Predicted 3D model of a 76-nucleotide RNA (transfer RNA) from a Bacteroidota bacterium. It was read from a public genome assembly. It matches the Rfam family "tRNA". Its family is annotated with triplet codon-amino acid adaptor activity in the Gene Ontology. By type it is a transfer RNA. The source organism's lineage runs through Bacteria, Pseudomonadati and Bacteroidota.
[in-house]
RNA sequence: GGUGAUAUGGCGCAAUGGUCAGCGCACUUGGCUUAUAUCCAAGGGGUUGGGGGUUCAAGUCCCUCUAUCACUACCA
Numbered sequence: 001g002g003u004g005a006u007a008u009g010g011c012g013c014a015a016u017g018g019u020c021a022g023c024g025c026a027c028u029u030g031g032c033u034u035a036u037a038u039c040c041a042a043g044g045g046g047u048u049g050g051g052g053g054u055u056c057a058a059g060u061c062c063c064u065c066u067a068u069c070a071c072u073a074c075c076a
Base pairs, nucleotide, nucleotide: 001072002071003070004069005068006067007066010025011024012023013022018056027043028042029041030040031039049065050064051063052062053061
């Protein structure tokens, strides 16, 4: 340099173009316990990497940029 994949709460991941983007862990509060852990209940936390386009409607489709990862080519 080329090709491909990925980017969504603090972390790890879901989500057929169609109602308010969910799940687990973690966190906070309450309950339980002599106490801690476990367990039970409730709660907070996202506008889905940036920009643009298509559509009545985009996390989802298209273009572009950025970042990360993998493979590969070249030089040494």